[in-house]
This record gives sequence, C1' cells and structure tokens, in this order.
RNA sequence: AAAGUGGGCCAGACAACCGCUGCCGCGCUAGCGGGAGAGGAAAGUCCGGGCUCCAUAGAGCAGGAUGCUGGCUAACGGCCAGACGCCGUGAGGCGAGGAAUAGGGCCACAGAGACGAGCGUAUUAAGUUACGGUGAAACGCGGUAACCUCCAUCCGGAGCAACACCAAAUAGGCAGGCGAUGAAGCGGCUCGCUGAGUCUGCGGGUAGGUGGCUGGAGCGGGUCAGCAAUGACCCGCCUAGAGGAAUGGUUGUCCACGACAGAACCCGGCUUAUCGGCCCGCUUUCCCA
Repeated sequence: AAAGUGGGCCAGACAACCGCUGCCGCGCUAGCGGGAGAGGAAAGUCCGGGCUCCAUAGAGCAGGAUGCUGGCUAACGGCCAGACGCCGUGAGGCGAGGAAUAGGGCCACAGAGACGAGCGUAUUAAGUUACGGUGAAACGCGGUAACCUCCAUCCGGAGCAACACCAAAUAGGCAGGCGAUGAAGCGGCUCGCUGAGUCUGCGGGUAGGUGGCUGGAGCGGGUCAGCAAUGACCCGCCUAGAGGAAUGGUUGUCCACGACAGAACCCGGCUUAUCGGCCCGCUUUCCCA
C1' cells in the first nucleotide's frame, strides 16, 4: 500500500421564520412561557415473555417444539464458551447434531439382483460350499430418521380490536332446543372439579367517553468477578404516547450529497432491506528499511 475478516458508533448538521402534538408552570378566558417529540431495523409477525381475561384450573391421551457438553437469561428455537464435522492459505464462517439390533418406508446409474434377491465357473444329495463380474455397498452388524417412527426434555388458550369503568338508548321482546338422570365452563378428546342457566332463529337499541397508554426484566458511566455471554455494587439521567393517526414548509450555510424506510401495549431475540461515513482488533499478499 492492497485485499479480506470480526466488533462498535452515526443515520445529514447548524441558524432563522411560520406551522403540528403531548407534558409542566401561569392565567377567569383568550392566551403566554419552558421542555420534549419515529428506527437500526420502527419491517416480517417468525420465536420467547411481561401484562389482561377465561378461572376454582388438576390428571391423562392426542398434538406441537427442541435435540453434542456446559454456562447466561424472565424465557427462548436466542446468546457465550468448548468439542466434533464442513468451507477458507488465514483471520474467520457455517452446522439440519440423541437412536439404524424396536418396527416400517426409500436408495439414481451400473448390475441377474439393492433385504423372502441370486448371473457365470467349480463343487454338493441339496443355492450345499467356494470363487468371479457390476457397483460406494451384494448370502448383509450397508446408507437414510430436514421420511414415518423410538428416546429424552419442554408446552393451557385467547389476545390491547385483551380488559376495566362511566354515560345514553332500547323491547331484561317473540319462538324453540338442552338442563340437578348435571346447562354453560376459551384449541381437540376422556376423567376429575364446580354447580345453574345456556344455545339457536327472528326482531329492536347503542357504536359515545375515560382508563389501559408509558418509570421500564429502562438507559449512560465507573469498579469488581468471569475466556465470554452476563452478573453485582456505586454515581447519574427521564428520552413520543397519536387516536383515521402529531415532528412539516421556506430560506441560508456546511459536506458524508442523504439509501432502506414512520411508533400505535411494552420488552428480549431472530430474519429480511439498506446510500454512505468514522473508530478499534486480527489475517494474507506486495514494497521499503
């Protein structure tokens, strides 16, 4: 210097003017002042939870998920470390990973034949015994389980359109079925538990408001322990809560010339998309000393 590889950060910036939404303070009101206001993936809805309800909620079957060992975590199919296998000169990257003597299914081409098979030669009472040919593998303790299956471990369901409260309106209407010989009871079936309503059809009223709704398994820094994931302690910080959906427009300057792309209960992951910029570690090659 070039090419790679692993990790971290940023996500146009600044100023002015006008505009939007929440919060706090002042104000009788109008309004004024202050602060804040989309992401590294907010995406996919693929996993795991927090939370809410069924609900007093147990057992079994069926069903589903995972699959080397150990650790981390609220938990996971995630992450970290190690072993093994594959790829790479290497730094590194990937892995679908228990069992083939419990049973079944399947195994291209070649070959007579790929699990009751059996060609050629020799041999024998006898495919009885031996050899040869094809093929990765042929008288079978071959392969395959990201085929069924077996084994081990784990797993209620539904979801913020969950749910709770308030207000208003109407017809707590009509007809029928089941029900203490037990209705209904939130994936299916059985048992158990509980114990009184429940289901269908027709018809009528309402669709409003408030909460849930943002202080968190939160974030940043330091120290200690640990290979690490991570944990403990100390200090500091508060950072969107819309409700048909708020952060936009104009001007000027700068340069990295702006891609993928917009929260809707929240969080930990995985996967996918992506213009660029910066920092750190490591590997290989070349050159110079």
Molecule: Bacterial RNase P class A
Organism: Thiobacillus sp.